Description:
This is a predicted structure of an 85-nucleotide RNA (c-di-GMP-I riboswitch aptamer).

[in-house]
RNA sequence: GCGUGAAAAGGGCAAACUCAGCGAAAGCUGGGGACGCAAAGCUAUAGGGUCUAAAGCCGUAAGGCCAUGACAGCCAGUUGCCACA
Numbered sequence: 001g002c003g004u005g006a007a008a009a010g011g012g013c014a015a016a017c018u019c020a021g022c023g024a025a026a027g028c029u030g031g032g033g034a035c036g037c038a039a040a041g042c043u044a045u046a047g048g049g050u051c052u053a054a055a056g057c058c059g060u061a062a063g064g065c066c067a068u069g070a071c072a073g074c075c076a077g078u079u080g081c082c083a084c085a
Stems, first nucleotide, its partner, number of pairs: 003084003012037002017032006035073001041078003047075002049071003056065003
């Protein structure tokens, strides 16, 4: 350096649910809480994918389309701690 994460040390993060706030929603922030995670660190027009649809457009209506709104705990990209069966 590559590979790997069985054991170990110091630890780290925090799903569902819930309380408060923000938001049209998806979702986000903070408190509680732990399902899990070796990148559950970071990156969202400028890789793919997913969610939402306020405004706008179409429609008599029901409704449809649409990201400029989101998701990194979907894949991906990128940086990186410890250890060595």
The sequence was found by an Rfam model in a public genome assembly. The coordinates come from a structure-prediction model, not an experiment, and the mean pLDDT is 87.